[in-house]
Context: one part of a larger RNA
RNA sequence: AGACGGGGACCCACACAAGCAGUGGAUCACGUGGUUUAAUUCGACAAUAAACGGGGAACCUUACCCAGACUUGACAUCUAUCGAAUUCUUUGGAAACAGAGAGGUGCCCUUACGGGAACUCCAUGACAGGUGCUGCAUGGUUGUCGUCAGCUCGUGCCUUGAGGUGUUCGGUUAAGUCCGUUAACGAGCGCAACCCAUGUCGUUAGUUACUAUGUCUAACGAGACUGCCCUAGUUAAUAGGGAGGAAGGUGUGGAUGACGUCAAAUCAGCAUGGCUUUUACGUCCAGGGCUACACACAUGAUACAAUGGCCUAUACAAAGAGCAGCGAUACCGCGAGGUGGAGCCAAUCUCAAAAGUAGGUCUCAGUCCGGAUUGGAGGCUGCAACUCGCCUCCAUGAAGUUGGAAUUGCUAGUAAUCGUGAAUCAGAUAUGUCACGGUGAAUAUGUUCCUGGUUCUUGUACU
Numbered sequence: 001a002g003a004c005g006g007g008g009a010c011c012c013a014c015a016c017a018a019g020c021a022g023u024g025g026a027u028c029a030c031g032u033g034g035u036u037u038a039a040u041u042c043g044a045c046a047a048u049a050a051a052c053g054g055g056g057a058a059c060c061u062u063a064c065c066c067a068g069a070c071u072u073g074a075c076a077u078c079u080a081u082c083g084a085a086u087u088c089u090u091u092g093g094a095a096a097c098a099g100a101g102a103g104g105u106g107c108c109c110u111u112a113c114g115g116g117a118a119c120u121c122c123a124u125g126a127c128a129g130g131u132g133c134u135g136c137a138u139g140g141u142u143g144u145c146g147u148c149a150g151c152u153c154g155u156g157c158c159u160u161g162a163g164g165u166g167u168u169c170g171g172u173u174a175a176g177u178c179c180g181u182u183a184a185c186g187a188g189c190g191c192a193a194c195c196c197a198u199g200u201c202g203u204u205a206g207u208u209a210c211u212a213u214g215u216c217u218a219a220c221g222a223g224a225c226u227g228c229c230c231u232a233g234u235u236a237a238u239a240g241g242g243a244g245g246a247a248g249g250u251g252u253g254g255a256u257g258a259c260g261u262c263a264a265a266u267c268a269g270c271a272u273g274g275c276u277u278u279u280a281c282g283u284c285c286a287g288g289g290c291u292a293c294a295c296a297c298a299u300g301a302u303a304c305a306a307u308g309g310c311c312u313a314u315a316c317a318a319a320g321a322g323c324a325g326c327g328a329u330a331c332c333g334c335g336a337g338g339u340g341g342a343g344c345c346a347a348u349c350u351c352a353a354a355a356g357u358a359g360g361u362c363u364c365a366g367u368c369c370g371g372a373u374u375g376g377a378g379g380c381u382g383c384a385a386c387u388c389g390c391c392u393c394c395a396u397g398a399a400g401u402u403g404g405a406a407u408u409g410c411u412a413g414u415a416a417u418c419g420u421g422a423a424u425c426a427g428a429u430a431u432g433u434c435a436c437g438g439u440g441a442a443u444a445u446g447u448u449c450c451u452g453g454u455u456c457u458u459g460u461a462c463u
C1' cells in the first nucleotide's frame, strides 16, 4: 500500500420492513442434466449456464449416424488442350450419379487470318477444403461488479524508502455534485450537460386526415433556471414550505457503461498464430437422428372457479405489416376453410381487438369449473406431414379444491389484468422474444436486522 474481521462509524439500494401478485404442489410447453441410442451434433454451468447461441430442426438447415458415391475436388487463382454456352430424348439407380443418342452456335474487336470475355469437358501439379484441436497463443465482440462514484496524472510539498499529500476534514448532493476549510495548486477519464422520445403553448404548412375550427401530421420557436417569495443555514453550497405554471427542483422514459475484476464467454458469426488431416477429419446424395424417456432441475402457459363459466346484444385503442404480398363486399361450409378477386406499393385499401357494458342462465358440485389424454371425421401449407407440423368438428373428460421447507418480481400510468402487432417464416411447436395500447391498485412508520455496495477509521500470526 492492499486484502480480510461473526471490529467501529457514516451513507445508499424493492436489501429488509409495509403491501400486491406469484414461484415451490397439479397438467402441459420449452430448455438443461441424467439415462438410452447407430446417432441422440456442438457450445454455455453460482450470482454472470439452463424459452440461452437458435429472431422459427418434417427435407433443406445439419455440424451427428447408417448406406451409396467423388478425389485438383462443392468453392478460388494459375498452366495446357478441345469445345461456345444452353437444350431435348432414353436406359439403370433411392438419389447423387453413370451410360447412349439428338440438336445447337451466340456476344465484343477485326478487311481477313485470327484474337478476347464468359462458360463447359479432360489433364497436370502448385493448391483448394476442414463447424478438426487450442478462447490458457490472439483480434474483435460480450457478460459481470455497476449507471456503482469512483480511477488517475503534472508540478510542488512531506518521507532514508516503498509511498503519502492532492482525493482528508465540516456541511451538502443522485453524484470526487457543489460550498467552506486546507501544503497544496491545477488537470484528465468518469458524474452532469449536449442526443432521442414524451408532456404544454404559439407560428407556419398540409393530403389520403379534417371539412369549420379543433384533434392529427411535421417544420420552426417558446417554456423550467431553485428564476420569484418565506424560513433554516456560515453573508455559502443547499434544504423545507409557498406562489405562478401543462410541467418543479435530474419533469418522465431511453441511449450513453470510467480505471479495472473474473487466464469469465466466444477458434461453431467473423478474422487469425500454432498444431493436425489430405482417395479424408474434405465433398455430393438418400434415409434416419437433433423430437428418445424410469427420473431430477430451471423458465413459463393453463387452471383449481361465482370479482366466475356459458348464451345473446352492444361500445371504445395504439403501434405495426403488406406485391411470389395484405386480401373487402358476396356466395358455399356447423367449422377450420373454400370459390371469387373490389381496393391497395398504402394517414386512401386490407390484415383487425379483448377485458368492458346491458340482459339471461348456472347456485357451490370435481360441477354448465378445469381442460390433459385418447378414438373418429376433416381442413391448410408443402415434392413430401409415418418417424415429426398446425388448425377445425364430433365424442372422450385425467390431475387439480390455492400448494411444505424455501424463494421471486414490483414504488405509478408502476404491479396486476385484457387483448393487438412484428421479426424469423412455405407451414409451424410462440405459452417464447421484442414492441403496442385498454382497464388500473395497495403500501413505504422507517434503517434494528438479512443481502450487496461506497467512504473513513481500527486490529492482524495474511500478501
Stems, first nucleotide, its partner, number of pairs: 001463002003460003007457003011453003015447002019410005026302004031297003034293002042053002064288002068284003073127001077126002079123001083119001087102006107116003129277002132275003138271002140266003143262001145260001150189006156165003169180003195254004200222007225248001228242005304403001308362007320351003325344002330339003369400001374395007416439007
Background: Small-subunit ribosomal RNA, 3' major domain from an uncultured prokaryote, 463 nucleotides, folded computationally. Its mean pLDDT, the model's own confidence on a scale to 100, is 81. The RNAcentral record of the full RNA draws on ENA.